[in-house]
RNA sequence: GGCAGGAAUUCGGGAGAAGCUGGCCCCCGCGCCGGUGCCGACGGAGCAACCGCCCCGGUAAACUCUCAGGCAAAAAGACCGUUUUCCGGCA
Numbered sequence: 001g002g003c004a005g006g007a008a009u010u011c012g013g014g015a016g017a018a019g020c021u022g023g024c025c026c027c028c029g030c031g032c033c034g035g036u037g038c039c040g041a042c043g044g045a046g047c048a049a050c051c052g053c054c055c056c057g058g059u060a061a062a063c064u065c066u067c068a069g070g071c072a073a074a075a076a077g078a079c080c081g082u083u084u085u086c087c088g089g090c091a
Stems, first nucleotide, its partner, number of pairs: 002090002005087004011081003018036001020035005037071003043067001044065003050058003
């Protein structure tokens, strides 16, 4: 110096679902407090094959559940690309 992997990091792209409804307010807002209806791609939880020391346990997700979160915009956002750094490797 090259190649792939892991962790972080820069920038960009990035979906879904009521601007519903009752009330309140000096602020009449896209607000606040409730009600019902919904969403899943942050977080959280659950399970198969398989494996084991086998009446029990280990173990996965973008699947499932929605506790939290969210349902104009903003923010966040799995994932994809990208910048840089570090770690341990390969020939």
About this RNA: The prediction has a mean pLDDT of 83. Glycine riboswitch aptamer from Paracoccus maritimus, 91 nucleotides, folded computationally.